[in-house]
Context: one part of a larger RNA
RNA sequence: UGACGGGGGCCCGCACAAGCGGUGGAGCAUGUGGUUUAAUUCGAUGCAACGCGAAGAACCUUACCAGCCCUUGACAUCCUGCGAACUUUCUAGAGAUAGAUUGGUGCCUUCGGGAACGCAGUGACAGGUGCUGCAUGGCUGUCGUCAGCUCGUGUCGUGAGAUGUUGGGUUAAGUCCCGCAACGAGCGCAACCCUUGUCCUUAGUUGCCAGCACGUAAUGGUGGGAACUCUAAGGAGACUGCCGGUGACAAACCGGAGGAAGGUGGGGAUGACGUCAAGUCAUCAUGGCCCUUAUGGGCUGGGCUACACACGUGCUACAAUGGCAAGUACAGAGGGCUGCAAACCCGCGAGGGGGAGCUAAUCCCACAAAGCUUGUCUUAGUCCGGAUUGGAGUCUGCAACUCGACUCCAUGAAGUCGGAAUCGCUAGUAAUCGUAGAUCAGCAUUGCUACGGUGAAUACGUUCCCGGGCCUUGUACA
Numbered sequence: 001u002g003a004c005g006g007g008g009g010c011c012c013g014c015a016c017a018a019g020c021g022g023u024g025g026a027g028c029a030u031g032u033g034g035u036u037u038a039a040u041u042c043g044a045u046g047c048a049a050c051g052c053g054a055a056g057a058a059c060c061u062u063a064c065c066a067g068c069c070c071u072u073g074a075c076a077u078c079c080u081g082c083g084a085a086c087u088u089u090c091u092a093g094a095g096a097u098a099g100a101u102u103g104g105u106g107c108c109u110u111c112g113g114g115a116a117c118g119c120a121g122u123g124a125c126a127g128g129u130g131c132u133g134c135a136u137g138g139c140u141g142u143c144g145u146c147a148g149c150u151c152g153u154g155u156c157g158u159g160a161g162a163u164g165u166u167g168g169g170u171u172a173a174g175u176c177c178c179g180c181a182a183c184g185a186g187c188g189c190a191a192c193c194c195u196u197g198u199c200c201u202u203a204g205u206u207g208c209c210a211g212c213a214c215g216u217a218a219u220g221g222u223g224g225g226a227a228c229u230c231u232a233a234g235g236a237g238a239c240u241g242c243c244g245g246u247g248a249c250a251a252a253c254c255g256g257a258g259g260a261a262g263g264u265g266g267g268g269a270u271g272a273c274g275u276c277a278a279g280u281c282a283u284c285a286u287g288g289c290c291c292u293u294a295u296g297g298g299c300u301g302g303g304c305u306a307c308a309c310a311c312g313u314g315c316u317a318c319a320a321u322g323g324c325a326a327g328u329a330c331a332g333a334g335g336g337c338u339g340c341a342a343a344c345c346c347g348c349g350a351g352g353g354g355g356a357g358c359u360a361a362u363c364c365c366a367c368a369a370a371g372c373u374u375g376u377c378u379u380a381g382u383c384c385g386g387a388u389u390g391g392a393g394u395c396u397g398c399a400a401c402u403c404g405a406c407u408c409c410a411u412g413a414a415g416u417c418g419g420a421a422u423c424g425c426u427a428g429u430a431a432u433c434g435u436a437g438a439u440c441a442g443c444a445u446u447g448c449u450a451c452g453g454u455g456a457a458u459a460c461g462u463u464c465c466c467g468g469g470c471c472u473u474g475u476a477c478a
Base pairs, nucleotide, nucleotide: 001478002477003475004474005473007472008471009470010469011468012467013466015462016461019425020424021423022422023421026316027315028314029313030312031311032310033309034307035306042053043052064302065301066300067299068298069297070296073125077124078123079121080120081119082118083117086103089100090099091098092097107114108113127291128290130289131288132287136285137284138280139279140278141276143274148187149186150185151184152183153182154163155162156161167178168177169176193268194267195266196265198236199235200234201233202232203231204230208225209224212223213222214221239262242256243255244254245253246252318418322377323376324375325374326373327372328371334365335364336363339358340357344353345352346351384415389410390409391408392407393406394405395404431454432453433452434451435450436449437448
């Protein structure tokens, strides 16, 4: 100087408390451990691994296993020889591949040959998701959006170092003020950026319709309008600016006015010096080591989907604030040409036929659901719950057996609110309700990301648990 303390002081955080809803019990989905297996590819392992890499494992993917094959190789450069390239059909085979066969003979040329491509050969080489993340780059997690981490000069100290950065206040903040052997500065904080909340200007199509007119069963449907909504570009606006009080005449805090918004308005992006030899050699790049008729390459089939069990994360429930039936209302944000697909017809339905329109503020996906109204069920393993199983089908795709999703009929399991323990959340939040997208032939009903609808309760307080910041103290630790 740090680190540590079941030392002290001050302060903060959904850290506790106050509340609301869960997990832990059930069934299922998914990931992991374990076990099994020819293989169940590999990685991730307290917080910070476990719906994680994977924003899509039937083949492919695929790295694993079995079998069948290749050896200058699926891919790159160089050399030699032959042939244009390319293409049709047949046979064998699980296919890779092998054999036969048809058409075609093009472009440039100094007529030597050359360009592109294919086949064969030679060796230099290719190739490796093989090892090492404890050799590395890059990227990322974490403490933590915590308020810290440092430097120059000066001063003090023999020196390691100290000071500044401590102190009195204050703040979300090393934020600001005052003081001070310090004076300044840098990286962080804040602001600048995006979005949302109010208003104005400009511009009105595909969007809008107040007033005027036309028309319809109905609809901005039509003429027209530029007011309103909206769209998208530019501005205004919030700064403790104003008033009162407290304070040290300061910084600031408390209350008020005006205002759409008030003291960082809400949300996002943004992550200092560093810590964990944290994670990743399987995104990629790369040193070293290793394989080179195989640890490389191709193909078929299987596996990654196994199942006594254990754990994590979720979904659906156990019902009446509910289930079912009928009627009826209101979003936002997205996607669409190998695409989204309307009307209409067929089917109980998944879906099929059909093909208008749309390269999209125009058309389509696309009926939002919870909600509201009425009826029924009356506390029961039920008209709750939907697992499981049988049968019949639909769609995608060479192909749904291992191993897809969905529909219909039948079947109707556990489950009556969950032990010890444990998690999230402070406001348009929790809870609850649907909608869309990426990946994608198909497949998320439960994952992820985004979008809106309805919409709470509670916070006395900081004694305690956890994590963190500053000062101080002890130390046989570095």

A computed fold for a 478-nucleotide part of an RNA from a metagenome, annotated as small-subunit ribosomal RNA, 3' major domain. Rfam family: Bacterial small subunit ribosomal RNA. The prediction has a mean pLDDT of 83. RNAcentral holds the full RNA, with entries from SILVA.